[in-house]
Molecule: THF (Tetrahydrofolate) riboswitch aptamer
Organism: Clostridia bacterium
């Protein structure tokens, strides 16, 4: 030099354990920083912050947010899926 191939940010689903239902989250818009395979740039995603619109399901009860259930809910584990480009890594010729 070929030829394979592994790793990120994160995403789906299940669980498990909380928040919340006296409405926070989450989702949308705009502007701001940011981290993002081992290394450069980089997008696509993705995270904080600020500012605006919008804006919910609750039954049950033994009266204890207890119990079922509800939110695009939050964490963590677990399986699948997950860098296009050069250069590194790994097996291979």
């Nucleotide at each position: 030099g070929g030829c394979a191939g592994a790793g990120u940010a994160g995403g789906u689903a299940c669980u498990a354990c909380g928040c919340g239902u006296a409405a926070a989250g989450u989702g949308c818009c705009g502007g701001g920083a940011g981290a993002u395979g081992g290394g450069a740039a980089g997008u696509u995603g993705c995270u904080c912050c600020c500012g605006g619109a919008c804006g919910a399901a609750a039954g049950g009860u033994u009266a204890g947010c207890c119990c079922u259930g509800c939110g695009a809910u939050g964490u963590a584990g677990u399986c699948c899926c997950g860098c296009g480009u050069c250069c590194g890594c790994u097996g291979u010729c």